Transfer RNA from a Candidatus Bathyarchaeota archaeon, 75 nucleotides, folded computationally. Taxonomically the source falls in Candidatus Bathyarchaeota (Archaea, Thermoproteati). The sequence is in RNAcentral, with records from ENA. Model confidence (mean pLDDT): 83 of 100. Its Rfam family is "tRNA". It is annotated as a transfer RNA.
RNA sequence: GGGCGGGUAGCCUAGCCUGGAUAGGGCGGCGGCCUCCUAAGCCGCAGGUCAUGGGUUCAAAUCCCAUCCCGCCCG
Numbered sequence: 001g002g003g004c005g006g007g008u009a010g011c012c013u014a015g016c017c018u019g020g021a022u023a024g025g026g027c028g029g030c031g032g033c034c035u036c037c038u039a040a041g042c043c044g045c046a047g048g049u050c051a052u053g054g055g056u057u058c059a060a061a062u063c064c065c066a067u068c069c070c071g072c073c074c075g
Base pairs, nucleotide, nucleotide: 001074002073003072004071005070006069007068010027011026012025013024020058029045030044031043032042033041051067052066053065054064055063
């Protein structure tokens, strides 16, 4: 330099192909219930510029372009 895959909450992950209404789940955090206390279990709450910028569209996490970062392969 070229090709491919990936970037979504503190951590992990689904959704992307085939655009649509408040972006879902697990762990963790906080509060409550339960318990003599803790753990476990149950309920609730907070936490997201969907890597960045631009474009297309009535509408973009999703499509297009560029850039950045990570991994693998080729030279």